Annotation: This is a predicted structure of a 73-nucleotide RNA (transfer RNA) from Mogibacterium sp. It matches the Rfam family "tRNA". Rfam links the family to the GO term triplet codon-amino acid adaptor activity. NCBI's taxonomy places the organism under Bacteria, Clostridia, Peptostreptococcales, Anaerovoracaceae, Mogibacterium.

[in-house]
C1' cells in the first nucleotide's frame, strides 16, 4: 500500500426487510431484616466512532474518515 471485521449506557452484548434504542452486570434511593447478606420496587446514565449524502424519516443504506484486530503484498 491492497482487503476484511469490529466500533451502541460504566462493562459484556442485543437491535430480521429503514419507522425517533434495549437486556445482563455495575450505579442511585426506596421495600423487606433486629443487622447482613439475598430478594423486590422505582430510577438515572447512550446526539449508537467522527463527517457528509440518499429519504418524510438512517444504529440500520452509500461515500470519506478515525481507531482496533486479522489477513495478503
Nucleotide at each position: 500500500g491492497c482487503u476484511g471485521c469490529u466500533g451502541u449506557a460504566g462493562c459484556u452484548c442485543a437491535g430480521a426487510c429503514g419507522g425517533u434504542a434495549g437486556a445482563g452486570c455495575g450505579c442511585a434511593u426506596c421495600c423487606u431484616u433486629g443487622g447482613u447478606a439475598a430478594g423486590g420496587a422505582u430510577g438515572a446514565g447512550g446526539u449508537c466512532g467522527g463527517c457528509a449524502g440518499u429519504u418524510c424519516a438512517a444504529g440500520u443504506c452509500u461515500g470519506c474518515u478515525c481507531a482496533g484486530c486479522a489477513g495478503c503484498u